RNA sequence: AUCAAGAGUGCGACGAGGGACUGGCCCUAUGACUCGCCGGCAACCUGCUAGCAAUGGCAAGGUGCUAAAUCCAGCCUGGUAACAGGAAAGAU
Repeated sequence: AUCAAGAGUGCGACGAGGGACUGGCCCUAUGACUCGCCGGCAACCUGCUAGCAAUGGCAAGGUGCUAAAUCCAGCCUGGUAACAGGAAAGAU
């Protein structure tokens, strides 16, 4: 700095947990989570490229991601409330 976009009902192994924490809610023996393979998404690093620069364009080697807004809330502010805004925490 970004986090409401995007992308797998794929194959194999394992076998009961998982969604960070707490509460809720949800996913899961029609096989979750994790691992391997093969796909895919994005474009942070990287390479090439346009440009004086700011800033763009292309690629996809590294990284990340591929249920639900970071699944929602948690703390603060406004509000009777529904709700809205911001923060914290977390992830990259």
The prediction has a mean pLDDT of 80. The RNA shown here (SAM riboswitch aptamer (S box leader)) has 92 nucleotides and comes from a soil metagenome. The RNAcentral record of the sequence draws on MGnify. Rfam family: SAM riboswitch aptamer (S box leader). Rfam links the family to the GO term regulation of gene expression.